Transfer RNA from a marine eukaryotic metagenome, 69 nucleotides, folded computationally. The sequence is in RNAcentral, with records from MGnify. Its mean pLDDT, the model's own confidence on a scale to 100, is 83.
RNA sequence: CGCUAUAGCACAGUGGUAGUGCACUUCAUUGGUAAUGAAGAGGUCGUGGAUUCGAUUCCCACUAGCGGC
Numbered sequence: 001c002g003c004u005a006u007a008g009c010a011c012a013g014u015g016g017u018a019g020u021g022c023a024c025u026u027c028a029u030u031g032g033u034a035a036u037g038a039a040g041a042g043g044u045c046g047u048g049g050a051u052u053c054g055a056u057u058c059c060c061a062c063u064a065g066c067g068g069c
Stems, first nucleotide, its partner, number of pairs: 001067005008022004016053001024040005046062004
């Protein structure tokens, strides 16, 4: 100096109260598991401020991790 920080894990989402896959719970299916299908739960969007009618998103500072000089 740059990048990253969003569900248990891996990641989308570039101003209008956040989603996908896996995992988890329930149901169906099976003689029973697995697999498959359906439904559901789970989020102070790293922290604190600023701007805005409204911020995960824009701006500033800080924290942590990674990388460069």